[in-house]
This record gives sequence, structure tokens and C1' cells, in this order.
RNA sequence: GGCGGUGUAGUCCAAUGGCAGAGACAGGCGACUUAAAAUCGCUCCAGUGUGGGUUCGAGUCCCACCACCGCUACCA
Repeated sequence: GGCGGUGUAGUCCAAUGGCAGAGACAGGCGACUUAAAAUCGCUCCAGUGUGGGUUCGAGUCCCACCACCGCUACCA
């Protein structure tokens, strides 16, 4: 350089054109406990990497860019 993949909550991930939470972890509060851990209950946190486009409607489809990962080519 070329090709492909990924980017959503503090973290890991759902939502495959129609109300962004089905979930898990972490955090907070409470129950339990002599106390703590474990367990259980409740609860806080977002406009989806950036900028455009298509559409009545975009996390989702298209284009460019950015970051990361993988494969590959060339040079040395």
C1' cells in the first nucleotide's frame, strides 16, 4: 500500500429499516449477618466513533474520514 472485520451506557454485549436495553459485570441504596463476604431486592448511567447521503423513518443501508484488530503484498 491492498483486502476484510469491529466501533452502542463505566466494561462486555443485544436491538439486522419502525419506541436504543433482552441481558451480564461494575457503581449506589436496602435486606440478610455480631461484622464482612456470598446471596437476594431495588436503582443510577446513552442519542449509537466523526461528517455527509438515501428514506416518512437509520444503531441498522450507501459514501468519505478516524481509531483498533486480522490477513496479505512490497522494501529493507

Model confidence (mean pLDDT): 81 of 100. This is a predicted structure of a 76-nucleotide RNA (transfer RNA) from a Spartobacteria bacterium. It matches the Rfam family "tRNA". The family's RNA type in Rfam is transfer RNA. About the family: Transfer RNA (tRNA) molecules are approximately 80 nucleotides in length.